A computed fold for a 359-nucleotide RNA from Candidatus Microbacterium pullistercoris, annotated as Bacterial RNase P class A. The gene name in the source record is rnpB. Rfam family: Bacterial RNase P class A. It is annotated as a ribozyme. The prediction has a mean pLDDT of 78. The sequence is in RNAcentral, with records from ENA. The model forms 94% of the base pairs in the Rfam consensus.
RNA sequence: UGGGUCGGCCGGGCGGUCGCGUCGCGCGUGAGCGCGCCGAGGAACGUCCGGGCUCCACAGGGCAGGGCGGUGGGUAACACCCACCCGGAGAAAUCCGCGAGAAAGUGCAACAGAAAGCAGACCGCCGGCCGCAAGGCCGGUAAGGGUGAAACGGUGGUGUAAGAGACCACCAGGGGCCGCGGUGACGCGGCUCGCUGGGUAAACCUCGCCCGGAGCAAGACCAACAGGGGAUGACAAGGCGGCCCGCCGAGUCCCCGGGUAGGUUGCUGGAGCGGCACGGCAACGUGUCGCCGAGAUAGAUGGCCGUCCAGGGGUGGUUCCACCCCAGACAGAACCCGGCGUACAGGCCGGCCCAUUCG
Numbered sequence: 001u002g003g004g005u006c007g008g009c010c011g012g013g014c015g016g017u018c019g020c021g022u023c024g025c026g027c028g029u030g031a032g033c034g035c036g037c038c039g040a041g042g043a044a045c046g047u048c049c050g051g052g053c054u055c056c057a058c059a060g061g062g063c064a065g066g067g068c069g070g071u072g073g074g075u076a077a078c079a080c081c082c083a084c085c086c087g088g089a090g091a092a093a094u095c096c097g098c099g100a101g102a103a104a105g106u107g108c109a110a111c112a113g114a115a116a117g118c119a120g121a122c123c124g125c126c127g128g129c130c131g132c133a134a135g136g137c138c139g140g141u142a143a144g145g146g147u148g149a150a151a152c153g154g155u156g157g158u159g160u161a162a163g164a165g166a167c168c169a170c171c172a173g174g175g176g177c178c179g180c181g182g183u184g185a186c187g188c189g190g191c192u193c194g195c196u197g198g199g200u201a202a203a204c205c206u207c208g209c210c211c212g213g214a215g216c217a218a219g220a221c222c223a224a225c226a227g228g229g230g231a232u233g234a235c236a237a238g239g240c241g242g243c244c245c246g247c248c249g250a251g252u253c254c255c256c257g258g259g260u261a262g263g264u265u266g267c268u269g270g271a272g273c274g275g276c277a278c279g280g281c282a283a284c285g286u287g288u289c290g291c292c293g294a295g296a297u298a299g300a301u302g303g304c305c306g307u308c309c310a311g312g313g314g315u316g317g318u319u320c321c322a323c324c325c326c327a328g329a330c331a332g333a334a335c336c337c338g339g340c341g342u343a344c345a346g347g348c349c350g351g352c353c354c355a356u357u358c359g
Stems, first nucleotide, its partner, number of pairs: 001355010012308007020039002023036005041330001045341002048339005053215004065211005070084005085099001086097004100206002105204002107200002122145002124141007153171006172196002174193008219265004227256006238248003272291008309328001311326007
């Protein structure tokens, strides 16, 4: 320098102007006005996991249902993260695996093929019988051919009528016993057994571990209107066909319960963020110092202009510069955290690997 691979960060800056929301102060009877502080994200998104918080349910155990699944660690917890192991891809850095069990049982497998799971025999090979012959029938075989993603280890030999782990040597895998290393998954090695028993569990199933339900529209408080009860002194409207008693009763006052509209709370200071030190390979943890960073309720955080910043295109001239035009992504809080997944114009920084050049 070129290519690859992995990770971290930013995601427009400044000024002017017109606006919006919470809060504080001041003014105003009030509606509101003025000033000041603060005012979205790395994903606020999807709502897919895990928790906090709240209410409901709950003796204990089991069944059912769901989730998870190499090992060790981290964490409040997880399906997340870190390190390692195994398998696969790559020359390497590195990446990928929804990583238990297919030798408990059941099921499933298109096409091709004779046969697809207590295997099987189309061609072939070999033996016997028949036949003049071509060939036919019976039997043996699985080495060769052919089919397939996959055909019951591979190569060579012994053996045999032909063959076959039938037997032998080596190789590959597996089981059992033992030793060494590792916390462990696992790795390495020795002896032994001819054991060679395909795939699929994101099919049923088996094993181990975990899991109550609903969600801030949770929940709590206040509480119009309406409702129930009581009082109302000879100054209570009015009604009961005229009067009295009595009864009902508008209105007024008091009390009561549940609680609609509405309001308040929950509400944002927290498993918080940053620096440093220490422990740890790391995820992370501990200590210490510093900081406060939205709380709206139909939902505020926006628009325009100038300039700079990088980006793309065009024109003009010599490297380089000048001018003009376009465009500055994805998206947007609604109880709060930890993750995962997905979207994203453009830019910055770094580690590692390979190749090449120079020293």